The RNA shown here (small-subunit ribosomal RNA) has 1394 nucleotides and comes from an uncultured bacterium.

RNA sequence: CCCUUAGAGUUCGUUCCUGGCUCAGGAUGAACGCUGGCGGCGUGCUUAACACAUGCAAGUCAAACCAAGCACUUAUGAUUGAGAUUUCGGUUGAUUGACAAAGUGACUUAGUGGGCGGACGGUGUGAGUAACGCGUGGGUAACCUGCCUCGUACAGGGGGAUAACAGUUAGAAAUGACUGCUAAUACCGCAUAACCCGCUAGGGGCGCAUGGCCCGGACGGAAAAGAUUUAUCGGUACUAGAUGGACCCGCGUCUGAUUACCUAGUUGGUGAGGUAACGGCCCACCGAGGCGACGAUCAGGAGCCGGCCUGAGAGGGUGACCGGCCACAUUGGGACUGAGACACGGCCCAAACUCCUACUGGAGGCACCGGCGGGGAAGCAUUGCACAAUGAGGGAAACCCUGAGGCAGCACCUCCGCAUGAGUGAAGAAGUAUUUGGGCUUCUAAACCUCUAUCAUCAAGGAACAUGAUGACGGUACCGGACUAAAGAGCCCCCGGGUACUACGUUCCAGCAGCCGCGGUAAUUCGUAGGUGCCAAGCGUUGUCCGGAAUUACUGGGGGUAAAGGGGGGGUGGGGGGGAAGCAAGUUUGGGGGUGAAAUCCAUGGGCUCAACCCCAGAACUGCUUUGAAAACUGUAUCCCUGAGUAUCGGAGAGGCAAGCGGAAUUCCUAGUGUAGCGGUGAAAUGCGUAGAUAUUAGGAGGAACACCAGUGGCGAAGGCGGCUUGCUGGUGGACAACUGGCGUUGAGGCGCGAAAGCGUGGGGAGCAAACAGGAUUAGAUACCCUGGUAGUCCACGCUGUAAACGAUGAAUACUAGGUGUGGGAGGACUGACCCCUUCCGUGCCGCAGUUAACACAAUAAGUAUUCCACCUGGGGAGUACGACCGCAAGGUUGAAACUCAAAGGAAUUGACGGGGGCCCGCACAAGCAGUGGAUUAUGUGGUUUAAUUCGACGCAACGCGAAGAACCUUACCAGGAUUUGACAUCCAACUAACGAAGCAGAGAUGCAUUAGGUGCCCUUCGGGGAAAGUUGAGACAGGUGGUGCAUGGUUGUCGUCAGCUCGUGUCGUGAGAUGUUGGGUUAAGUCCCGCAACGAGCGCAACCCCUAUUGUUAGUUACUACGCAAGAGCACUCUAGCGAGACUGCCGUUGACAAAACGGAGGAAGGCGGGGUCGACGUCAAAUCAUCAUGCCCCUUAUGUCAUGGGCUACACACGUAAUACAAUGGCCGUCCACAAAGGGAAGCGAAACCGCGAGGUGGAGCAAACCCCCAAAACCGGUCUCAGUUCGGAUUGCAGGCUGCAACUCGCCUGCAUGAAGCUGGAAUUGCUAGUAAUCGCGGAUCAGCAUGCCGCGAUGAACAAAAACCCGGCCCUUGCACACACCGCCCGUCA
Repeated sequence: CCCUUAGAGUUCGUUCCUGGCUCAGGAUGAACGCUGGCGGCGUGCUUAACACAUGCAAGUCAAACCAAGCACUUAUGAUUGAGAUUUCGGUUGAUUGACAAAGUGACUUAGUGGGCGGACGGUGUGAGUAACGCGUGGGUAACCUGCCUCGUACAGGGGGAUAACAGUUAGAAAUGACUGCUAAUACCGCAUAACCCGCUAGGGGCGCAUGGCCCGGACGGAAAAGAUUUAUCGGUACUAGAUGGACCCGCGUCUGAUUACCUAGUUGGUGAGGUAACGGCCCACCGAGGCGACGAUCAGGAGCCGGCCUGAGAGGGUGACCGGCCACAUUGGGACUGAGACACGGCCCAAACUCCUACUGGAGGCACCGGCGGGGAAGCAUUGCACAAUGAGGGAAACCCUGAGGCAGCACCUCCGCAUGAGUGAAGAAGUAUUUGGGCUUCUAAACCUCUAUCAUCAAGGAACAUGAUGACGGUACCGGACUAAAGAGCCCCCGGGUACUACGUUCCAGCAGCCGCGGUAAUUCGUAGGUGCCAAGCGUUGUCCGGAAUUACUGGGGGUAAAGGGGGGGUGGGGGGGAAGCAAGUUUGGGGGUGAAAUCCAUGGGCUCAACCCCAGAACUGCUUUGAAAACUGUAUCCCUGAGUAUCGGAGAGGCAAGCGGAAUUCCUAGUGUAGCGGUGAAAUGCGUAGAUAUUAGGAGGAACACCAGUGGCGAAGGCGGCUUGCUGGUGGACAACUGGCGUUGAGGCGCGAAAGCGUGGGGAGCAAACAGGAUUAGAUACCCUGGUAGUCCACGCUGUAAACGAUGAAUACUAGGUGUGGGAGGACUGACCCCUUCCGUGCCGCAGUUAACACAAUAAGUAUUCCACCUGGGGAGUACGACCGCAAGGUUGAAACUCAAAGGAAUUGACGGGGGCCCGCACAAGCAGUGGAUUAUGUGGUUUAAUUCGACGCAACGCGAAGAACCUUACCAGGAUUUGACAUCCAACUAACGAAGCAGAGAUGCAUUAGGUGCCCUUCGGGGAAAGUUGAGACAGGUGGUGCAUGGUUGUCGUCAGCUCGUGUCGUGAGAUGUUGGGUUAAGUCCCGCAACGAGCGCAACCCCUAUUGUUAGUUACUACGCAAGAGCACUCUAGCGAGACUGCCGUUGACAAAACGGAGGAAGGCGGGGUCGACGUCAAAUCAUCAUGCCCCUUAUGUCAUGGGCUACACACGUAAUACAAUGGCCGUCCACAAAGGGAAGCGAAACCGCGAGGUGGAGCAAACCCCCAAAACCGGUCUCAGUUCGGAUUGCAGGCUGCAACUCGCCUGCAUGAAGCUGGAAUUGCUAGUAAUCGCGGAUCAGCAUGCCGCGAUGAACAAAAACCCGGCCCUUGCACACACCGCCCGUCA
C1' cells in the first nucleotide's frame, strides 16, 4: 500500500453481565409440493459388493503352418452340338464342358502347448483396509522390465513327434477314449561365440557401511526362424536408453482409557533354503528379548489424495463428476502360463445360489454398456446410432475389432442465456375490494391507436469439425423470406427480527408457529378475498455441511460470588528457568538447487452472437528436501554470584511425640447437721424426696476438661494446636557475608498426612448425649421446651478418606502511591530499659492508580508480567446408572446416555412485603358517654316462592343504596287481547283546512256507523300557489330500559384532606437509576430553619372564597321603638346587608444552635390553623354506571318495537344490614300559670279568625306571589298523681266506627276515635359512633309529592363525661435492613394423591 473482519430475537417490573436456544448467508449427485416456453454446457442407484432373462463389451494375423471349400487360369478333354456348308454319307464347328492333374488368388473357414494381445483400455465398484494403504520427500552399493530407440555381433547342420483329418468307440449332453497319417516362425539335441553368466589368480582407483566399479589370465555353461509380390517384415545374444513396475526409510494420516498392558516366529544372532531382490519371508539351533501414557493392545466406524463446500483468515466439513494411487470382481483358498497376474468377460478346489438332465452327470457368475426384478424419500435414463473423429489391440498393409470414446434419446437435477412485447393512452371506463357514502384502490394497468418479430410456425438455401478419401451427429448449427401482438407466469410471503395491510369468517374452537409467540367476539400471527412485497421458469419445504458461534478461544475465552482451584504436602518422570565469552544439532532471517503431475482456483488474452463452457501463456500451489552464511532464541561445553543451600551468633512460639504432676468444678459413695419440699418451665408436668431428698459440713472414689492470663495475639503445609514440669524432636525470623555454585520452581500417575461422624479388637466411662422412654406444647408434634437415658465422646492399635476441608481466591518469582495498629528481631539517637527514627519477617484495617458485570480487590491483589499443575463449556436427568478400582461394612474415586425445557444463573435498581428495626400521626387503642348484637315494627338485601315477583349495586368503598316518595301511571316484569313505515323523526306522492262530536260493541286498546258543527295564516293575475297541520300509500327508515362498564366518553366512589407526586439544568453511575426529596431540629403539613453536589421550578399543603364569633361605619322597610292599639314619627336598641377593623407568635419570659419553632404569660370578643364549609395532587382498584345521558360493535325488525286491560315489583319457613319505639320513676299520665327558636315553604298554593266535630277533619274564606299574611314548636319549668308491677311501663296485633286524597284505596295508602293490649324488665360471642356547643336528648322545616316519611337533606332548643398517654390492636407517612415476591404475601413454592 492492497484485500478483509456486520448482526438480530429470546431470561427481567427494570438494568448490566454470564449463558444457552433460534434467525438472516452460502452450498448440494439431492428428495417432496405447486407451476412449467426455448436453447446451450454439464450431471444422473448416495439404498441391496441384492438376484439376474436377453443382446453386446477382445480380438487379430493365411506375409507361421497343415487342411477343407470357393473362384480363376493352363494343358488334356468325355459330353453337348447353334450356325454355315454339303455329294445328304458328311465336313467344319461357335458353344457346353463331366472326371482327373497342375497352378493361381489382397477369396472363405475350422484347427494347431504357431505369434502377439486377452495384466492395457475400459472399464466398473468401494466390500475390505487405520496399513508404508495413501500423501510428501528420499534410498536401492538389495532389484526386474515384453513391445519401442541407439549400438555390437550372429543365424551352420540335423532329428523325433502331434492336432486338424480318417476310422472305431463311451455318453442324454457337456465332453472324451483308442488306432492310423501329416506340417511349421511349434518342440529337441549338436556345432560356434563374446564386451553374456558362474567360479577364481593378479592390478588400479571409489564409497558412511555392508560393499561396489574398471582392467585382466585360466576353467565351465547357454543361441537362433524363417516368410516373401525383393519393397521389406521378422529371429538369437549382449550393452545403453526410455517406459512401466518391486522393495525399504523420515514425516503426516479418525474416535474411544468405562480398552493398560500386549507379544512366542514373538525380538535378535548363526547357518541353510527361497525370491527379480533385501528381510523370520521360511526352517534348524542359540540368546531373551521387542512394543507401550509421545497411548501399545483391543473395540468402533472409514478407501486415500489432487481437490470440492464454507470461512476475513486460521480452521471446520467432505472425497459425487474429472485426474493419480490402492483394493476387489458371487464367497473363501490355490497355483499355472507369461516380460508382466496369483488374472472381472482364464484354470483348479471348496461353499452358497440359479439353470439343464435320460438322475449317472453337467453348466453359470452384469461392482462392463443397455435392460429386468427387488430395496428405497430417491418413478436417478435408451434392451438407440455409427466407428466419421480421438485413442487401444492385431496385421507389412488393405483392413478387422472396440457399449473406450464420439453422438443422439429421457429427467427443471445444477449452472448460464433468451422470451412472454415496445411506444402512446384519463372518461382516471367497467368489474373487484374497501368506505366516515365524500371518496379511495387495483391503475397507464386495460381498452383504443402506432410499431416491431427474439422465440415459435411455414417453406427455400445450407456449413465447419476432413491438407487425398471417409460425416454417426444432420438437412443439425447458421442465414435470408413469409406470417399473426395473436397461443405463451408462476411460486412463496406480508406481528417482530425482516421488504410487504386491509376486509370478512372463526372465537383458547378450527388451526398457525424456525425462536419469541398468536387464537377466550372488533385476530395486520388461523381460513378466504382484495391489495402489497420478494424472487422468477422457477418458487417454496425438508435433509445435510460450513458460517454467524470469540459457543473448545493457535489466531481468540474463562474460574472470589455466574459453570469452573485438586483438602493439603514432599517428590520420580515430563515441561520451564539468572549473567559473561565458544560450537552450530533444532528454531529464526535472507539467498541458491531439486521437487511440489495434469486439471481446479486467481489473473491476461482468445473462441462459441453474450454468458455458462472451452483454449493459450502466466502467477500460485504458503509444503518437503538439499546447500552456503549469520549466531538473536533453544541446546551443548566453560566461567561468575544476586536465587537456593551450608557454617557462626544471639531469639520467639497452644509446632509434634512420650512420661510424670496439679488445683477448681460436676457426679457418685460414707458419716454428721437439718426438715418438707427439691427440681424444672412462658406456664406446667414427668422425675427426686418422710425408707429423710434439696441445702450444708467432713472424708473418700473416679473420669474428663484445663477458668482468669486471652489479644482480628502466636505456631504449623493443611487438618489443627491452650494447666504445669521433664526428655526427645521438626520448622521458622534476624544479624554477619566465610563456604558450595543454579543445587531453583512446578509437579500427571504413584507415596505419606488428613476435622467430625462411622467401623474392628481390647480397655475406660464423671459429665454431655444421637437412638429410645416419659412429661408438656399442638388440630396433629415421630420436633423445638422439660425429666431421664444407650451407643458415642476418652485411651491403645488398625480401617475409612470425606466436609460450606472456605479467603467459596492453586503454587512460585519480580514490579507497581501512601496512612495507621499489632507480634518477633536488628541498627541509630538518647542520661535512659520509655518515647522517637530506619530496616527485615509475620498479622489486620483504611485507601490511590489499575482491574471488575457489579459487589468489591487493591504490595497478604481479584493490578502488571512469566512458568507449571489441576479444572469449566446451558438447566434438569445426575454426581445418578452401568463398568472398573478401593473398603470389613457404611460407602468412596472415576463417571455417561435416553428423555425433557428455553431458559437456569450472577450482581445491581425501583417498588411491594416482613409475626425486621427506628421516628411519627389518626376516636386506632386506652379513659369515658351513648349504642348495635336480644324484643316488636319499619325499610333494604339474600334465599325461597311465583305466570311475574323487572333491572342494577356485593368487604371497608352493596344492603332507609339508584328510588327526592311502585294503588293506575311510573314500569323496564307477567297473562291474555291488539298492531306493523309503526307511539316518535326526516324525505316523496296524492288528498284534505285543521279541528271535531253525540250512537253501538268491547275490559280497554280498538272497531263499526255517522257526519252535525266548523272553515284559520301569507301571496295572488282570484284560476290558484305556499307555510304549518292532518289523512292515505310506497319505501328508505324509525324503535329497542336487548348484549358487552373487560370496546368507550362523561360522571362518581375509594385510599385520603393522607402529605405526598414530579420536572429542568447540573453532578454521580457502563446502565436501570441515584442526587435534589436524604441528614439535625420543627410542624397539622415536602410547614419552616440549618447543613449538604446540588441549584431552581411545578401539581399538592397553607392562604385567597363562604358561614360563624367581636366591633366600627353606611343604609334601611315589611324589622324595631322610648306606644295601650292604630296612624304618624324616629333610627338609640334588636334585626337586616354592604364596606371596613381585628390575630400577626405582633409583645414579654424560658428553652432551643444567635435559627425555625415550642412552652408559659400579658392584653384581647377571639391565641397560636379561633370554629365550621367549599376545595381532593400523581395515581390505585380492567372499582361503579351501556337502566340518567352520549356512544363503537353485535343482536331483534308482523318483534327483544308499539298500544291497552288486569296482575306483579308489597309473596314468606328463614338469614343479614340500617333505623324507629321501648323495656320505665333522670319516668308515665293529668292539669295549669305557661314560656323560649332557627331555617325554610307557599298560587291547580299556604290558608287566619269564627263555627261544627271527642278527633282525624269539615264549613269558612280574611290575608299573602311574602323581613308584611299563613304553615309554626317540643323537651324544659310549675303543680298533682302513679310507687316498681309486664304496671297508669310498652305499644305490636286485631275488631268496629270514621276522616282525607284520588277515575279508583280489594290485592296495596295515610290519619282519627273506641275497644283489644303481644314481645319486651337493658340484651351472648362480637361490634359501632363521638374530644365541645361535640355526644346524648327534644322538637321544627324542606325536597319528592294528588295522597303516602320511623328514610334523606337542613334547622335550632337543652347540653355532658373522659383523655392529652404511647405498651398493645387497626390504618397511614418517612428512613433503614432482608428478600428466590413484581398478577407484588390473597405472593412464591415443596411434598403426597388424582